[in-house]
Molecule: transfer RNA
Organism: Candidatus Aenigmatarchaeota archaeon
RNA sequence: GGGCGCGUAGCUUAGCCUGGUUGGAGCACCUGACUGAUAAUCAGGCGGCCGCCAGUUCAAAUCUGGCCGUGCCCA
Numbered sequence: 001g002g003g004c005g006c007g008u009a010g011c012u013u014a015g016c017c018u019g020g021u022u023g024g025a026g027c028a029c030c031u032g033a034c035u036g037a038u039a040a041u042c043a044g045g046c047g048g049c050c051g052c053c054a055g056u057u058c059a060a061a062u063c064u065g066g067c068c069g070u071g072c073c074c075a
Base pairs, nucleotide, nucleotide: 001074002073003072004071005070006069007068010027011026012025013024020058029045030044031043032042033041051067052066053065054064055063
C1' cells in the first nucleotide's frame, strides 16, 4: 500500500441483511427484603440515542461515502 471483518451501557452482547411503537438482555453497581452476619435468592433502581462527520429519506443503530480506532490476511 491492497483486501476482508469489527466498533451499541463499566464489561459481554442482541438488534443492522428486510429503515418505522425515539434501543433489549446478562454480569457489575446502588437501595430494600431475607439472615445473628455474609453469600445466594427476591423486589426495585441506575444506566447507551449506537466510533466521528456528512449524504439519501417523511423517517437511519440499520442504507451510502469519507475519516478514526482495532483484528486477520496479502504484498